Record summary:
Small-subunit ribosomal RNA, central domain from an uncultured bacterium, 350 nucleotides, folded computationally. The full RNA is in RNAcentral, with records from ENA and SILVA. Its mean pLDDT, the model's own confidence on a scale to 100, is 86.
Context: one part of a larger RNA
RNA sequence: UUGGGCGUAAAGGGUGCGUAGGUGGUUUGGUUAGUCUUUCGUUAAAUCUCCGGGCUUAACCCGGAAACCGCGAAAGAAACGGCCAGACUAGAGGUUGUGCGGGGUGUAUGGAACUCAUGGAGUAGGGGUGAAAUCCGUUGAUAUCAUGGGGAACACCAAAAGCGAAGGCAGUACACUGGCACAAAUCUGACACUGAGGCACGAAACCUAGGGUAGCGAAUGGGAUUAGAUACCCCAGUAGUCCUAGGCCUAAACGAUGUUCUCUUGCUUUCGGGAGUAUCGACCCUCUCGGAGGCGAAGCAAACGCGUUAAGAGAACCGCCUGGGAAGUACGGCCGCAAGGCUAAAACUC
Repeated sequence: UUGGGCGUAAAGGGUGCGUAGGUGGUUUGGUUAGUCUUUCGUUAAAUCUCCGGGCUUAACCCGGAAACCGCGAAAGAAACGGCCAGACUAGAGGUUGUGCGGGGUGUAUGGAACUCAUGGAGUAGGGGUGAAAUCCGUUGAUAUCAUGGGGAACACCAAAAGCGAAGGCAGUACACUGGCACAAAUCUGACACUGAGGCACGAAACCUAGGGUAGCGAAUGGGAUUAGAUACCCCAGUAGUCCUAGGCCUAAACGAUGUUCUCUUGCUUUCGGGAGUAUCGACCCUCUCGGAGGCGAAGCAAACGCGUUAAGAGAACCGCCUGGGAAGUACGGCCGCAAGGCUAAAACUC
């Protein structure tokens, strides 16, 4: 438990596609179980409300009227809604043209750094720290040069920048492929919005199998520190991090802000497209469409702040909240190889 809310107080589902459902543009005609009007029947009495009256008053009682969420039947109306038939183009989609981008998948390839091996040259240290030590080094290290191997990540460009539904995406080239924007106003003719279930995607970690392993590095070992030091610091280092195939399905999955549409003063920066003016041409300038930022009118807000990318003014649909703890737990169910995930209480207590 509502005429309330969900950026930060409890509360937006991690994200999309989409089924049922809900909602739905302009116009003509028809129809009408919604809707509206009228009439009739019913809605027991008492009660409630109003008016009048009776007990000294009141409670109480009596009379009258009104009312009785509504239901049924009949007649009528056709604005709105539904249904049927037709038309339209402003929503939506297609077409053509021009563009945009770290959007995705695969293959190939490049340089710097790192590390390993071999060789040259060279000698006693190197490394590390607050200071040290463990550690490496005369079987020749560190520093240096050359050659070869390996794995991972891509400096500068780089940006308040770009793309993607979200997670996320960055060396270069090629192949395949998704998306978006603008212009033309050529086609379809409401084909739309949302979306319970459902399906798909979903960082990192983790799991299974096979590979790979340079650097980093849970665990672990050692050195320090310390009263202790299962840590912080140092030396090593396994899983992992990487690839292929499969699973897991959670995050401060955040803009802590659901999706879609309409409306509401502005200034400024930037990205992509177009038009005009100008020009030899390109800029500059003006306008415009679509994104991404900053500041701010009105308005909103508890404040912070938000403010045409709204947290403003409205509409449609979905999800969610209802004191703290117990608890995102128990039990049950579904899913998973497991880890666990999803759904989700109560006693008790303050």